[in-house]
Molecule: c-di-AMP riboswitch aptamer (ydaO/yuaA leader)
Organism: Nocardioides sp. AX2bis
RNA sequence: CGUCGAGUCGCGAACCGAUCCGUCGGGGAGCGAGCCGGGGAACCAAGCACCUGGGGUGAAUCCCCCUCGUGGCCGCGUGCGGCCGGGCGGGGGUAGGGCCAAGUCGUGCCCGAAUCCGUCAGCUCACCUGGUAGACGU
Repeated sequence: CGUCGAGUCGCGAACCGAUCCGUCGGGGAGCGAGCCGGGGAACCAAGCACCUGGGGUGAAUCCCCCUCGUGGCCGCGUGCGGCCGGGCGGGGGUAGGGCCAAGUCGUGCCCGAAUCCGUCAGCUCACCUGGUAGACGU
C1' cells in the first nucleotide's frame, strides 16, 4: 500500500518514564460519532397429525460416491439376506460468496468454513441491548 470482514474515527482516566517543573512521551479504564448485529407490538405470516428440539452470526447450503466401524427392524435354512438411521475420514459436485479483469463483460482464479445461544426468540413502531475483531497478500 492492498484483500476478506461491521470491525473505522474523535476525546481520554488510572498508571509508567523523562523533565529546563512549563511540560513532553508511553499507556488506554471509559465516553461519544459512524458502521454492524440481537431481542422486541399492531397488521401480516404461522395455526392440524406424525417424526425430529429449536434458533443466531456468516457466502459457507444442499446432493452423490468410497473406506472404516455402528444402532434398530424384518425374513428365514441361525448364519446369511433385505430395509431404515446416524458417526469418523476421503473424493466429486452445488445454492451462494470474493478477487482481478471488463473497448476484449471470463468455460479466469479462489472460498463454499467456523462458531455461539441453551429448550427459548417469525415479521416488528416505540423501546432494550451487544460488537467495533481476526485472517492474509506485495